The prediction has a mean pLDDT of 81.
Predicted 3D model of a 515-nucleotide part of an RNA (small-subunit ribosomal RNA, 5' domain) from an uncultured bacterium.
Context: one part of a larger RNA
RNA sequence: GAUGAACGCUAGCGAUAGGCUUAACACAUGCAAGUCGAGGGGCAGCACGUUAAGGUGGCGACCGGCGCACGGGUGAGUAACACGUAUGCAACCUGCCCAUAACAGGGGGAUAGGCCGUCGAAAGACGGAUUAAUACCGCAUGAAACAGGGGUGCCGCAUGGUAUCUUUAGUUAAAGAUUAAUUGGUUAUGGAUGGGCCUGCGUUCCAUUAGGUAGUUGGUAAGGUAACGGCUUACCAAGCCGACGAUGGAUAGGGGAACUGAGAGGUUAGCCCCCCACACUGGUACUGAGACAGGGACCAGACUCCUACGGGAGGCAGCAGUGAGGAAUAUUGGUCAAUGGUCGGGAGACUGAACCAGCCAAAUCGCGUGAAGGAAGACGGUAUUAUGUAUUGUAAACUUCUUUUGUAUGGGGGUAAAGAAGUGGACGAGUCCAUUCUUGUAAGUACCAUACGAAUAAGCAUCGGCUAACUCCGUGCCAGCAGCCGCGGUAAUACGGAGGAUGCGAGCGUUAUCC
Numbered sequence: 001g002a003u004g005a006a007c008g009c010u011a012g013c014g015a016u017a018g019g020c021u022u023a024a025c026a027c028a029u030g031c032a033a034g035u036c037g038a039g040g041g042g043c044a045g046c047a048c049g050u051u052a053a054g055g056u057g058g059c060g061a062c063c064g065g066c067g068c069a070c071g072g073g074u075g076a077g078u079a080a081c082a083c084g085u086a087u088g089c090a091a092c093c094u095g096c097c098c099a100u101a102a103c104a105g106g107g108g109g110a111u112a113g114g115c116c117g118u119c120g121a122a123a124g125a126c127g128g129a130u131u132a133a134u135a136c137c138g139c140a141u142g143a144a145a146c147a148g149g150g151g152u153g154c155c156g157c158a159u160g161g162u163a164u165c166u167u168u169a170g171u172u173a174a175a176g177a178u179u180a181a182u183u184g185g186u187u188a189u190g191g192a193u194g195g196g197c198c199u200g201c202g203u204u205c206c207a208u209u210a211g212g213u214a215g216u217u218g219g220u221a222a223g224g225u226a227a228c229g230g231c232u233u234a235c236c237a238a239g240c241c242g243a244c245g246a247u248g249g250a251u252a253g254g255g256g257a258a259c260u261g262a263g264a265g266g267u268u269a270g271c272c273c274c275c276c277a278c279a280c281u282g283g284u285a286c287u288g289a290g291a292c293a294g295g296g297a298c299c300a301g302a303c304u305c306c307u308a309c310g311g312g313a314g315g316c317a318g319c320a321g322u323g324a325g326g327a328a329u330a331u332u333g334g335u336c337a338a339u340g341g342u343c344g345g346g347a348g349a350c351u352g353a354a355c356c357a358g359c360c361a362a363a364u365c366g367c368g369u370g371a372a373g374g375a376a377g378a379c380g381g382u383a384u385u386a387u388g389u390a391u392u393g394u395a396a397a398c399u400u401c402u403u404u405u406g407u408a409u410g411g412g413g414g415u416a417a418a419g420a421a422g423u424g425g426a427c428g429a430g431u432c433c434a435u436u437c438u439u440g441u442a443a444g445u446a447c448c449a450u451a452c453g454a455a456u457a458a459g460c461a462u463c464g465g466c467u468a469a470c471u472c473c474g475u476g477c478c479a480g481c482a483g484c485c486g487c488g489g490u491a492a493u494a495c496g497g498a499g500g501a502u503g504c505g506a507g508c509g510u511u512a513u514c515c
Base pairs, nucleotide, nucleotide: 001514002513003512005511006510007509008508009507012367013366014365015364016363018360019359020325025323026322027321029320030319031318034066035065036064039063040062042059043058046057047056048055073278074277075276083202084201085200086199088197089196092195093194097191098190099189100188101187102186103185105139107137108136115128116127117126118125119124145171146170147168148167149166150165151164152163153162154161155160176183177182178181204250205249206248211241212240213239216238217237218236219235220234221233222232223231253275254274255273256272257268258267259266260265280301281300282299283298284297303314304313305312306311331357333356334355335354339353340351341350342349343348370401371400372399373398380392381391382390383389384388406452407451408450409449410448411447415442421436422435423434424433425432426431427430459504460503461502462501463500464485465484466483470499471498472497473496474495480487481486
């Protein structure tokens, strides 16, 4: 000098940023991921209504689509291509988005829901008849896609790549909706974005860890994957790593950065950003463009809860909050107004992301606790050489002034830019411009004005040397102090109190840690 700090004494205000470093311990309760009726059958509830029509506005549960792989949390594991940096993929994938090209013909069988029943304490399960779709399944059509054969040109970085021609009576597709203007569907190519994989170099300590390794190292073949590869399997060979530190053990998420230092360096990895890993513990796959999936599934385990004892339910390292642990760390708050996300044609819905507010001197910065004058150098205190003097001290009283702050009253902008819808105009024909209408959580807050009145506001540590600041009393190697040296045994500037002084100041000191 610094800190995500804690403790002691003290405490007026604001702005900004921060707030479980310990038990990746266990969690009551609420919320944190839904949305679409312009895909579908329907109509339980609400409103309107009837020609007695789910007809209309709408819509719970259900089928279907998209999302739920993002956003948010944590740092347990990991010494590793995990991360950083720089290459490569002639070995790869990519929903939504953009551009281009082509296409969308004709059929079928089911199943949720609703209806009728059965079983169960519940969670839930089962049966029967019936029904729809942008759900599912055949058929048709089809190539620049896929698979196989043949030829030619060009290129390269080993395997090879690419372009083009030809061939197979080869294989593979689709879906509609409505307000009639759009939108959606299928295939292919290219782009963009996001990922996957390989590699060079860098990346803690211990040699009181010296040998380690059988899918191990390489090959052939096959399987598997989006893709290369012992990734997996069969067979063959006996290799491979290691004092340039293998193997083992300990510790640890990595980086941008932060602190310190003249620098070199040392230390740290909280907040913010990027990457990784994890989601009660261990394992497994399913769905999907993407997961081996925190608020999905299955199995095993530990734990907790419900039970009619037959059987079931759960996972806060999301936001609040509770217990426990601990020296120690906040509200079971408000709003989707802004920014962003998902869904939707849109209106809009959802959003503990986010933005705000609350608590905390825990940090940094700013402001204040008054200013000028005022000597009878007042009273009181302390010291003393004691009718006196010194000091507290211009300090107080007193006079004049100010009103930051405070209290009261009144006013009060900006954060809002748009977007949507309607109308009009321009052209590049789906964009832009103009206009109308609409949207404010914080909050009547910040800020401004007026009135009042010095009014509402100072402490903490130290005073032997280092180190700025000295006397008196008490105590008497006692009580005690102390960072080091050391002080205290009767005149203690070192202990305790007082007066005075010094330093910093809404803080001051102590402890811990780093340079």